This is a predicted structure of a 73-nucleotide RNA (transfer RNA) from a Candidatus Spechtbacterales bacterium. Rfam family: tRNA. Rfam classes the family as a transfer RNA. Its mean pLDDT, the model's own confidence on a scale to 100, is 81.

RNA sequence: GGGCCGUUAGCUCAGCUGGCAGAGCGCUACUAUGGCAUAGUAGAGGUCGCUGGUUCAAAUCCAGUACGGUCCA
Numbered sequence: 001g002g003g004c005c006g007u008u009a010g011c012u013c014a015g016c017u018g019g020c021a022g023a024g025c026g027c028u029a030c031u032a033u034g035g036c037a038u039a040g041u042a043g044a045g046g047u048c049g050c051u052g053g054u055u056c057a058a059a060u061c062c063a064g065u066a067c068g069g070u071c072c073a
Base pairs, nucleotide, nucleotide: 001072002071003070004069005068006067007066010025011024012023013022019056027043028042029041030040031039049065050064051063052062053061
């Protein structure tokens, strides 16, 4: 320098063929217990790496770019 893969909640990760952004763990409150652990119920938490484009509509498609991984030179 070139190819491919990845980037989504605090962490690990889903999200198909463009149409309300999700799960588990963690966190907060409440319930149950004399208390703890455990369990249950409810809730908070996101510019979907960034910039631009296409579209009525983009996490998703296109271009550029940053970071990480991997392969080639």